[in-house]
RNA sequence: CACCGAACAGGGCAAACCCGCCGUGAGACGGGGACGCAAAGUUACCGGUCUCAGUUCCCGCAGCAGGCGGCCGAGACAGCGGGACCGCCGGC
Numbered sequence: 001c002a003c004c005g006a007a008c009a010g011g012g013c014a015a016a017c018c019c020g021c022c023g024u025g026a027g028a029c030g031g032g033g034a035c036g037c038a039a040a041g042u043u044a045c046c047g048g049u050c051u052c053a054g055u056u057c058c059c060g061c062a063g064c065a066g067g068c069g070g071c072c073g074a075g076a077c078a079g080c081g082g083g084a085c086c087g088c089c090g091g092c
Base pairs, nucleotide, nucleotide: 003091004090005089012037013036017032018031019030020029022027035079041085042084043083045082046081047080048077049076050075051074052073054071058070059069060068061067
């Protein structure tokens, strides 16, 4: 430096759900709680999912209402996949 995670040490994080609180919402934060996690540490760069608003113009659907999908604007998710950065123990 690369790869690997059966066992070891110190341990770490915390899904659903409940309570409080912020937000129109997706969701965030704090407390409780543990389904899981060797990066479940950091980062919206690429893809994805989700939310709110718009739809004059453009495409499709249509019940002819932006009603639905696309599209477009603003956001959310790092515990959806990939990338980037950083890191504990042990093995090789």
A computed fold for a 92-nucleotide RNA from Thiobacillus sp., annotated as c-di-GMP-I riboswitch aptamer. It matches the Rfam family "c-di-GMP-I riboswitch aptamer". About the family: GEMM was predicted in a large-scale screen for bacterial structured RNA regulatory elements.